[in-house]
Molecule: SAM riboswitch aptamer (S box leader)
């Protein structure tokens, strides 16, 4: 860092240290010396792996599906919908400048698996 995949309108923050930056990129639009990133403690949110229960399929040990359960096990998260758009259809409004609603997809974050 690359491939395959699930998810992405929920949800959940203080306090020290820092000392200017910060929301991946362009573009907008926000946060930010009433203190940004990083870093360190505590605290929460969350069921993606892993776990336990049932039930069902399948069959022998086992494995698959589904549901519920559970944060003393792996990880992940804690402005703003993945903060919004960037490419593509198919609407709608209009003072022709643009504004806007739905699917898709790009791209990106997590998790799980892989070469």
């Nucleotide at each position: 860092g690359c491939c395959u995949u699930a998810u992405c309108a929920u949800g959940a923050g203080c306090g020290g240290u820092g000392g200017a930056g910060g929301a991946a990129c362009g573009g907008g639009u926000c946060c930010u010396g009433u203190g940004a990133a990083g870093c360190c403690g505590c605290g929460g949110c969350a069921a993606c792996c892993g776990c336990a229960u049932u039930c069902c399929g399948u069959u022998c040990a086992g494995c698959g599906g589904a549901a519920u359960g559970a944060a003393u096990g792996g990880u992940g998260c804690c402005a703003a919908g993945u903060c919004c758009u960037g490419c593509g259809g198919c609407g709608g409004a209009g003072c022709u400048a643009u504004c806007u609603g739905c699917c898709g997809g790009a791209a990106g974050a997590u998790g799980a698996g892989g070469a």